[in-house]
RNA sequence: GCGCCGGUAGCUCAGCGGUUAGAGCGGCUCCUUUAUAAGGGGCGGGUCGGUGGUUCAAAUCCACCCCGGCGUA
Numbered sequence: 001g002c003g004c005c006g007g008u009a010g011c012u013c014a015g016c017g018g019u020u021a022g023a024g025c026g027g028c029u030c031c032u033u034u035a036u037a038a039g040g041g042g043c044g045g046g047u048c049g050g051u052g053g054u055u056c057a058a059a060u061c062c063a064c065c066c067c068g069g070c071g072u073a
Stems, first nucleotide, its partner, number of pairs: 001072007010025004018056001027043005049065005
C1' cells in the first nucleotide's frame, strides 16, 4: 500500500431505514436490616469516531478521512 473486521453510556456489548437509542456491570439515591452483605425500586449519564452525500426520514445505506485489530507483499 491492498483486503477484511471493529469504533454506540465510565466498562463490556445489543440495536430489520421509521415511534422515546437500549441491556448487563459500575455510579448516585431510596426500601428492606440493629448494622453489613444479599435482594428490590428509582435517577443520572450518549450530540452513535469525523465530514459530506442519498432519502420524506440515517446509529443503520454510499464516499472520503481518523483510530484499533487481523491478514497479505
Background:
Model confidence (mean pLDDT): 80 of 100. Transfer RNA from a soil metagenome, 73 nucleotides, folded computationally. Rfam family: tRNA. By type it is a transfer RNA. Gene Ontology term of the family: triplet codon-amino acid adaptor activity. The sequence is in RNAcentral, with records from MGnify.